[in-house]
Molecule: transfer RNA
Organism: Beta vulgaris subsp. vulgaris
RNA sequence: GGGACGGUAGCUCAGUCGGUAGAGCAUCGGACUUUUAAUCCGCGGGUCGAGGGUUCGAUCCCCUCCCGUCCCA
Numbered sequence: 001g002g003g004a005c006g007g008u009a010g011c012u013c014a015g016u017c018g019g020u021a022g023a024g025c026a027u028c029g030g031a032c033u034u035u036u037a038a039u040c041c042g043c044g045g046g047u048c049g050a051g052g053g054u055u056c057g058a059u060c061c062c063c064u065c066c067c068g069u070c071c072c073a
Stems, first nucleotide, its partner, number of pairs: 001072007010025004019056001028042004049065005
């Protein structure tokens, strides 16, 4: 330098066809327990890597850039 894949909640990840985003774990609150752990119930937490474009509408499609992994040179 060229190419492939990935970037979504604190962490690990879904979201295949464009219609304003979910799960598990964790945190927090409660129940239970002498206490802790375990178990059960509930709440909150996201400018979907950044900027533009298309569209009535973008995590999703197009362009550029940034970061990570791998391959080629």